[in-house]
Predicted 3D model of RNase P RNA and transfer RNA as a complex of 439 nucleotides. Rfam match: Bacterial RNase P class A. It is annotated as a ribozyme.
RNA sequence: GGAGCUGGCCAGGCAAUCGCUGCCCGCGCAAGCGGGGAGAGGAAAGUCCGGGCUCCACAGGGCAGGGUGCCAGGUAACGCCUGGGAGGCGCAAGCCUACGGCUAGUGCAACAGAGAGCAAACCGCCGAUGGCCUUUCCCCGCAAGGGGUGAGGAUCAGGUAAGGGUGAAAGGGUGCGGUAAGAGCGCACCGCGCGGCUGGCAACAGUUCGUGGCACGGUAAACCCCACCCGGAGCAAGACCAAAUAGGAAUCCGUUGGCGUGGCCCGCGCUGGAUUCGGGUAGGUCGCUUGAGCCGCGGAGUGAUCCUCGGCCUAGAUGAAUGAUUGCCCUCGACAGAACCCGGCUUAUGGCCGGCUCCCUUU
RNA sequence: GGGUGGUUAGCUCAGCUGGUAGAGCAUCGCCCUUACAAGGCGAGGGUCACAGGUUCAAUCCCUGUACCACCCACCA
Numbered sequence: 001g002g003a004g005c006u007g008g009c010c011a012g013g014c015a016a017u018c019g020c021u022g023c024c025c026g027c028g029c030a031a032g033c034g035g036g037g038a039g040a041g042g043a044a045a046g047u048c049c050g051g052g053c054u055c056c057a058c059a060g061g062g063c064a065g066g067g068u069g070c071c072a073g074g075u076a077a078c079g080c081c082u083g084g085g086a087g088g089c090g091c092a093a094g095c096c097u098a099c100g101g102c103u104a105g106u107g108c109a110a111c112a113g114a115g116a117g118c119a120a121a122c123c124g125c126c127g128a129u130g131g132c133c134u135u136u137c138c139c140c141g142c143a144a145g146g147g148g149u150g151a152g153g154a155u156c157a158g159g160u161a162a163g164g165g166u167g168a169a170a171g172g173g174u175g176c177g178g179u180a181a182g183a184g185c186g187c188a189c190c191g192c193g194c195g196g197c198u199g200g201c202a203a204c205a206g207u208u209c210g211u212g213g214c215a216c217g218g219u220a221a222a223c224c225c226c227a228c229c230c231g232g233a234g235c236a237a238g239a240c241c242a243a244a245u246a247g248g249a250a251u252c253c254g255u256u257g258g259c260g261u262g263g264c265c266c267g268c269g270c271u272g273g274a275u276u277c278g279g280g281u282a283g284g285u286c287g288c289u290u291g292a293g294c295c296g297c298g299g300a301g302u303g304a305u306c307c308u309c310g311g312c313c314u315a316g317a318u319g320a321a322u323g324a325u326u327g328c329c330c331u332c333g334a335c336a337g338a339a340c341c342c343g344g345c346u347u348a349u350g351g352c353c354g355g356c357u358c359c360c361u362u363u
Numbered sequence: 364g365g366g367u368g369g370u371u372a373g374c375u376c377a378g379c380u381g382g383u384a385g386a387g388c389a390u391c392g393c394c395c396u397u398a399c400a401a402g403g404c405g406a407g408g409g410u411c412a413c414a415g416g417u418u419c420a421a422u423c424c425c426u427g428u429a430c431c432a433c434c435c436a437c438c439a
Base pairs, nucleotide, nucleotide: 001359002358003357004356005355006354007353008352009351010350012329013328014327015326016325017324018323020039021038023036024035025034026033027032041335045346046345048344049343050342051341052340053234054233055232056231060266061265062264063263065230066229067228068227069226070084071083072082073081074080085099086097087096088095089094100225101224105223106222107219108218122164123163124160125159126158129157130156131155132153133152134151135150137148138147139146140145172190173189174188175187176186177185191214192212193211194210195209196207197206198205199204238286239285240284241283248277249276250275251274252273253272257271258270259269260268279438280437281436293312294311295310296309298307299306300305330333364435365434366433367432368431369430370429373388374387375386376385382419390406391405392404393403394402412428413427414426415425416424
């Protein structure tokens, strides 16, 4: 100098003026006036998970359904985080993984191919064995022929998964022996399964141990099995005040019923209820921001995180505020706007700083 | 704000226990007709919204993104 990996931080700054939404103080009977102070994010987003809160039994039993899925820990909880294991990628720093079970069961695999699931013989190789054809020699017979024996053919039965070919996938690898040719058929080494032992909480790892010739192909983001978890709905939840009207009509149900939002049954509670049409109101208060909150010192822990102490209060709108103008400065400013709250994930996005790895060059 | 569903040919929609994607209308050509319409025959036309993953193989299964549509107030 180049390429890359990783952790953290910031989100143009300052000043003036005019506005907007809450809060506090003072004056005022009130309307209001004056002053002070506060006012979007790391993602406020997607609504993908989890929890708080509220109502329905403080949510109960069973079935169905859904989710998660290596191990241990953290947490209010999680599909999140931390640490570890295994596998994969990378020279490395480091990163990624829906990573239980197809030696429970069932299913699926188009096309191609001989054969695709308790394997299969298309080409090739062989044809030891049995048959067939040709033939050597020997024996019996007058002859036709018969019997025995050896060789050849690759002709039939058949053997063979080493080689070719098909395919995403064809049932361990290398070598030696063996054979008619072959093959874990036998053996050695490697690999694999099971068991033991050692280490570890565990996942798992190691093994100069034993055992099995090898059996057990893929697919569970296929049904399913196993383990664990999950009741439903959502602040337009829900509670209260005020105003207004046609306290209306139709359909369904009839106490073994109906409703209480969850798919069914039970249970529990209520006793007329549900749906549609029609009618009326489009006002206010609470929920509504003090919270698993933020900052700092110390302690425990590898870490996520937890504990003690001290300090701080940091938007709460409801047609919905957080803006505009001017001046100065700089590196000229990306993605983007709260709506009950919080913990995560994912997605969008500009810049700054630190640490680490590899390569090149110079000393 | 909260919830639910969808995106396949120019338009409206099928499709699926994963195996080369179809129908109707529309377009084009031929037949029929004097001609047009209707009718008959045939043809073309597809990034299955986009990106990634699982799988031998994805419109289909899973995840993320984009876009579209619908529903939800209170009173009696």